[in-house]
Context: one part of a larger RNA
Molecule: large-subunit ribosomal RNA, domain II
Organism: Ancylomarina salipaludis
RNA sequence: GCCUACGAGUUACUCCUCACUAGCAAGGUUAAGCACUUCAGGUGCGGAGCCGAAGCGAAAGCGAGUCUGAAUAGGGCGAAAAAGUUAGUGGGGGUAGACGCGAAACUUGGUGAUCUACCCAUGGUCAGGCUGAAGCUCUGUUAAUCCAGAGUGGAGGGCCCAACCCGUUUACGUUGAAAAGUAUUGGGAUGAACUGUGGGUAGGGGUGAAAGGCCAAUCAAACUGAGAAAUAGCUCGUACUCCCCGAAAUGCAUUUAGGUGCAGCGUCAGAGUGAAGAGUUAUAGAGGUAGAGCUACUGAUUGGAUGCGAGGGCUUCACCGCCUAUCAAAUCCAGACAAACUCCGAAUGCUAUAACUUAUAUCUGGCAGUGAGCCCGUGGGUGCUAAGGUCCACGGACGAGAGGGAAAGAACCCAGACCAUCAGCUAAGGUCCCCAAAUGUAUGCUAAGUUGAACAAACGUGGUAAGAUUGCACAGACAGCUAGGAUGUUGGCUUGGAAGCAGCCAUUCAUUUAAAGAGUGCGUAACAGCUCACUAGUCGAGCGAUCUUGCGUGGAUGAUAAUCGGGCAUAAGUAUACUACCGAAGCUAUGGACUUACGUUGAAAGAUACGUAAUUGGUAGGGGAGCAUUCUAAACCGCGUAGAAGGUGUGUGGUAAUGCAUGCUGGAGCGUUUAGAAAAGCAAAUGUAGGC
Numbered sequence: 001g002c003c004u005a006c007g008a009g010u011u012a013c014u015c016c017u018c019a020c021u022a023g024c025a026a027g028g029u030u031a032a033g034c035a036c037u038u039c040a041g042g043u044g045c046g047g048a049g050c051c052g053a054a055g056c057g058a059a060a061g062c063g064a065g066u067c068u069g070a071a072u073a074g075g076g077c078g079a080a081a082a083a084g085u086u087a088g089u090g091g092g093g094g095u096a097g098a099c100g101c102g103a104a105a106c107u108u109g110g111u112g113a114u115c116u117a118c119c120c121a122u123g124g125u126c127a128g129g130c131u132g133a134a135g136c137u138c139u140g141u142u143a144a145u146c147c148a149g150a151g152u153g154g155a156g157g158g159c160c161c162a163a164c165c166c167g168u169u170u171a172c173g174u175u176g177a178a179a180a181g182u183a184u185u186g187g188g189a190u191g192a193a194c195u196g197u198g199g200g201u202a203g204g205g206g207u208g209a210a211a212g213g214c215c216a217a218u219c220a221a222a223c224u225g226a227g228a229a230a231u232a233g234c235u236c237g238u239a240c241u242c243c244c245c246g247a248a249a250u251g252c253a254u255u256u257a258g259g260u261g262c263a264g265c266g267u268c269a270g271a272g273u274g275a276a277g278a279g280u281u282a283u284a285g286a287g288g289u290a291g292a293g294c295u296a297c298u299g300a301u302u303g304g305a306u307g308c309g310a311g312g313g314c315u316u317c318a319c320c321g322c323c324u325a326u327c328a329a330a331u332c333c334a335g336a337c338a339a340a341c342u343c344c345g346a347a348u349g350c351u352a353u354a355a356c357u358u359a360u361a362u363c364u365g366g367c368a369g370u371g372a373g374c375c376c377g378u379g380g381g382u383g384c385u386a387a388g389g390u391c392c393a394c395g396g397a398c399g400a401g402a403g404g405g406a407a408a409g410a411a412c413c414c415a416g417a418c419c420a421u422c423a424g425c426u427a428a429g430g431u432c433c434c435c436a437a438a439u440g441u442a443u444g445c446u447a448a449g450u451u452g453a454a455c456a457a458a459c460g461u462g463g464u465a466a467g468a469u470u471g472c473a474c475a476g477a478c479a480g481c482u483a484g485g486a487u488g489u490u491g492g493c494u495u496g497g498a499a500g501c502a503g504c505c506a507u508u509c510a511u512u513u514a515a516a517g518a519g520u521g522c523g524u525a526a527c528a529g530c531u532c533a534c535u536a537g538u539c540g541a542g543c544g545a546u547c548u549u550g551c552g553u554g555g556a557u558g559a560u561a562a563u564c565g566g567g568c569a570u571a572a573g574u575a576u577a578c579u580a581c582c583g584a585a586g587c588u589a590u591g592g593a594c595u596u597a598c599g600u601u602g603a604a605a606g607a608u609a610c611g612u613a614a615u616u617g618g619u620a621g622g623g624g625a626g627c628a629u630u631c632u633a634a635a636c637c638g639c640g641u642a643g644a645a646g647g648u649g650u651g652u653g654g655u656a657a658u659g660c661a662u663g664c665u666g667g668a669g670c671g672u673u674u675a676g677a678a679a680a681g682c683a684a685a686u687g688u689a690g691g692c
Base pairs, nucleotide, nucleotide: 001692002691003690004689005688006687011096012095013094015093016092017091018090019089020088021087022086023085024084027051028050029049033045034044035043036042055062056061065077066076067075068074099237100236102234106227107226108225109224110223111222117201118200119199120198121197122196123195124194125193126191128160129159130158131156135152136151137150138149139148140147164188165187166186170183171182172181203219205215206214207213240626241625242624243623244622245621250263251262252261253260254259264370265369266367267366268365269364270363271362277358278357279356280355281354282353283352284351285350291344292342293341298338299337302334303333304332305331306330309327310326311324312323313322314321373398375396376395377394378393379392380391381390382389403414404413405412418592419591420590421589423588424587425586429582430581431580432566433565438579440578441577442576443575444574445573452568459554460553461552463551464550465549466548467547468546469545470544471543472542480538481537482536483535484534486511487510488509491505492504493503517532521530522529593616595614596613597612598611599610600609627681629678630677631676632675633674634673635672636671638670639669646665647664648663649662650661651660652659653658
């Protein structure tokens, strides 16, 4: 992991409540107990008690009223509106373990020191080698000691190193040989040493040269029985089918925030009114948002004019006075801002009335679930006009929604799946091939593979296309080529020099000219030189300038190749217009089914059948109808060795759960109908047991 078996809303109660069914009804009903009997949910007694028919008051009490009160007032609770009760079944609730499994823990009683910690008693063990303390002896020495030397001696938590004890290092081992080892290396090895046997200390306790260590492979409180099915607002799981409807992720409160209560939203039953609900149109209203505006307020604000006042300067003994490249109130002119500004002011939305179209709405009661939401568009707050951010509002979608499109994708676009069909039409989106349908028509553009589905910007661009305005041009333009481009003059000043060309000045003037600046640039120390403007010739038809628009181009930088692949250039890109086709579970066609309403038929209730219309996505959840399993009762007086159950095939009926028939196997029990009762359906719970 698979298979088989087992495995979770049960049971009890004079309990509460609601629905349905039945009995009786202003009443209903017995409990214990007793008697009888055909012994079984039996029959008969038994009225204690309970509920209801009347309430109010703390009570006495009064009573359709009563309490409060001085009250005949007012007010509170009642009556006037009136049906209950007993039993059964079902939906919920309560009390119990209360749908199942699951703690860590707590309390109480015991069991453990054969492991290990420490202690007590009594025993045992430590090869060999090294060092050589005190003391003692002898000798020397001394007045005698001290002292020195030699010998002897054998001390030490002394030294080296086995046994023994330990466990420093590395490797292996890591479903091991081993639930802590093996090999190597290492520490201690006469001591605070190691060790045998017997004994002691016990769980909030012991023991601890202290690590929260150890106390039997268990320790920040051992193990074990019991309380005990502790509790678990938490996690997981919770078993057959079909039909109808179908949510919420919000508000308020909460030792509350992943829980719960009330409300909101769902479902089922009932009720009943002037059909209240929803939508569209019209009319009438309230309002201060968007926008706009501000010499209409409040506040903020730019430039200019004027300049109260201040600063600075001048003057003066002081006052006065004068000036200003400064600041600046107020006013005026022009411009412009505001969620907490408004002289103004929509659209929507809201309220009311009317008409039309639809069919909801409301109330009462039973039962819920939800109270983590998320994305997109729009209006806003917050944030950085950041976020797949966060918080509101309005709408949609997902949630709980399948199908087609967007390559792939919860939410985007189209569209809401009852079933069947080898029928048709369309939506979004597409029509060269993968891949269904145009290598469609007309006119352009793009040359960058730009672009063709997920953005690229400021800025730059004599890429190209279109349009507008304007200038020059056969009296010859623009570009090229040939030639000229001079003189007064080296203008004046400045300067070492300044001659067109460092700089300054200027009435930058005049002459000759086809034309030629007191000079456009390069150049020289200054000249020179080259060149331009300008002119002529040659050539022979268009050439410039500005603006607007389309498509391009640079800007363009990220870590694996990626906008699928092939590929596409008068397109299979792009712009405009048009036609055809494809394309979905949409719509239509044909057949069939469910549900609901209405009508007809029919009829004890009320089935059944037919017709018409509408419906039939669905999580949590509500409601309805069924299938199967085991057992019981009655009937069938059913089936079965001429083959039951079970197993395994085949055929067939039913919308489904499932039923029926039959072959083989099997070898003795089993069914049908109508009722009843449940140990009543498994895929999941790191489910339990067994097997593989």